RNA sequence: UUCUGAAAAAGGCAAACCACCCGUAAGGGUGGGGCGCAAAGCCACCGGUCCGAUAACAGGGUAGUGACGGACAGCGGGGUUGCCAAA
Numbered sequence: 001u002u003c004u005g006a007a008a009a010a011g012g013c014a015a016a017c018c019a020c021c022c023g024u025a026a027g028g029g030u031g032g033g034g035c036g037c038a039a040a041g042c043c044a045c046c047g048g049u050c051c052g053a054u055a056a057c058a059g060g061g062u063a064g065u066g067a068c069g070g071a072c073a074g075c076g077g078g079g080u081u082g083c084c085a086a087a
Base pairs, nucleotide, nucleotide: 004085005084012037013036017032018031019030020029021028022027035074041080042079043078045077046076047075048072049071050070051069052068054067056065057064
C1' cells in the first nucleotide's frame, strides 16, 4: 500500500415510532428513540425505486408512456476520504 473483518479498545452513525417545523408530494430538518451499520462519511456518474401545484402524447377512467424537475447515498454498482486490527 492492497485485500479482508476474527477478537478487542476509543469513539461514531441511527430504522420503525413520537413531537415540532419545512415541502404539493416523494421526502427533509431538529429533539426524543434504537432496528441495525466498518464506511449507515461524502458525491446522483450508471442502473433502480419513489414523487410532481409542470407541459406533452394517449385515454372511458383515479390506469399508461417517455420528457422535464425533484427525492432516496439505510436498494445495488461506481468514485472519493477515513478509525481500529488478527489471519